[in-house]
This is a predicted structure of a 74-nucleotide RNA (transfer RNA) from an Arenicellales bacterium. It matches the Rfam family "tRNA". Rfam classes the family as a transfer RNA. Its family is annotated with triplet codon-amino acid adaptor activity in the Gene Ontology. It was read from a public genome assembly. Its mean pLDDT, the model's own confidence on a scale to 100, is 82.
RNA sequence: GCCCCGGUAGCUCAGCAGGAUAGAGCAGCCGCCUCCUAAGCGGCAGGUCGGACGUUCGAAUCGUCUCCGGGGCA
Numbered sequence: 001g002c003c004c005c006g007g008u009a010g011c012u013c014a015g016c017a018g019g020a021u022a023g024a025g026c027a028g029c030c031g032c033c034u035c036c037u038a039a040g041c042g043g044c045a046g047g048u049c050g051g052a053c054g055u056u057c058g059a060a061u062c063g064u065c066u067c068c069g070g071g072g073c074a
Base pairs, nucleotide, nucleotide: 001073002072003071004070005069006068007067010026011025012024013023019057028044029043030042031041032040050066051065052064053063054062
């Protein structure tokens, strides 16, 4: 230098042939249960989907540029 993969909640990830209010588990908070704790059960909160621009009626999803991490070739 070229190519490929990844970046979505505090953490691990799903969703990505454009649409429907962005999800799960764990963690956190509240409650139930219990003598207490843990476990279990119920609920709540938490996101400008790495960033910018573009395409579109509509973008986490498509395009361009760019940042970060990993891998391959030279």